[in-house]
RNA sequence: CGUGCGCGUGCGCCGAAUUCCGUGAGGAAACCGGGGAACCACCAAUUGGGGUGAAUCGGGCUGUAGUCGGCCCGUAGGAGACCUUCCUGCUCCGAACCCGUCAGCUAACCCGGUAGGCGAGAAGGAAGGAAAGG
Numbered sequence: 001c002g003u004g005c006g007c008g009u010g011c012g013c014c015g016a017a018u019u020c021c022g023u024g025a026g027g028a029a030a031c032c033g034g035g036g037a038a039c040c041a042c043c044a045a046u047u048g049g050g051g052u053g054a055a056u057c058g059g060g061c062u063g064u065a066g067u068c069g070g071c072c073c074g075u076a077g078g079a080g081a082c083c084u085u086c087c088u089g090c091u092c093c094g095a096a097c098c099c100g101u102c103a104g105c106u107a108a109c110c111c112g113g114u115a116g117g118c119g120a121g122a123a124g125g126a127a128g129g130a131a132a133g134g
Base pairs, nucleotide, nucleotide: 011119012118013117014116018029019028020027021026030114031113032112033111034110035109040104048102049099050098051097052096057074058073059072060071061070062069063068077093078092079091080090082129083128084127085126086125087124088123
């Protein structure tokens, strides 16, 4: 000096997942999600159905008793360093989990969550803001 691993601090990215108080149990703020009337919608049947999330759908191959699983290719959709919209373009993700036969919307009201992962850089153009400076 390079590389790998680990720890700490700072900054930043995805995400609701942050902040404050308390010795602690816990509490509060902020943010996010669910349940839940009327009106409206639905109002034939259907074992299924529903929810968080961007993470859904399709095709091919394959294991299996199987509607279950594995791999691959696409894909709805999502993310990429101040914010929003539009155009062109590149890269990456396209998981996982919960309820338990039950949930349309939804005022009052009720319940719950605030984890985890990452340090890769692909941006160019148009418009409007914000911030800083004069």
Predicted 3D model of a 134-nucleotide RNA (c-di-AMP riboswitch aptamer (ydaO/yuaA leader)) from Streptomyces candidus. Its Rfam family is "c-di-AMP riboswitch aptamer (ydaO/yuaA leader)". Rfam 15.1 lists 7,607 matches to the family in 2,262 species. The sequence is in RNAcentral, with records from Rfam. The source organism's lineage runs through Bacteria, Actinomycetota, Actinomycetes, Streptomycetaceae and Streptomyces. The model forms 92% of the base pairs in the Rfam consensus. The prediction has a mean pLDDT of 79.